[in-house]
RNA sequence: GGAUGAGAAAGCCAAACUUAUUGUGAGAUAUGGACGGAAAACCACGGAGCCUGAUUAAAAUAAGAUAGUCGGGUUAACAAU
Numbered sequence: 001g002g003a004u005g006a007g008a009a010a011g012c013c014a015a016a017c018u019u020a021u022u023g024u025g026a027g028a029u030a031u032g033g034a035c036g037g038a039a040a041a042c043c044a045c046g047g048a049g050c051c052u053g054a055u056u057a058a059a060a061u062a063a064g065a066u067a068g069u070c071g072g073g074u075u076a077a078c079a080a081u
Stems, first nucleotide, its partner, number of pairs: 003081001004079002012037002017032001019030004035068001041074003045071003048066001050064001054061002
C1' cells in the first nucleotide's frame, strides 16, 4: 500500500419516540433519546417508493424530498488475517 470485516478498543453517527421551530405536504433544523450503522460521511447520476399550493377532467408534467431504499461516483476510522 492492497484485499478482507471475525472479535475487541478508542473516537464517530444516531432509528422510533419527546419537545420546540419551520414547510401546503413529503420532510428539514435544534433538543433529549438509542433501534441500529464501516461508510448510517458527501454527491439526487440511474432505479425505486414518497409529497404537492402550480398546469390538468383524470392520467401526467413541472417542482420538491428520501444518501438510515438499492445501484453508481468521491473520500474515510480501527483491526485479527
Molecule: c-di-GMP-I riboswitch aptamer
Organism: uncultured Methylococcaceae bacterium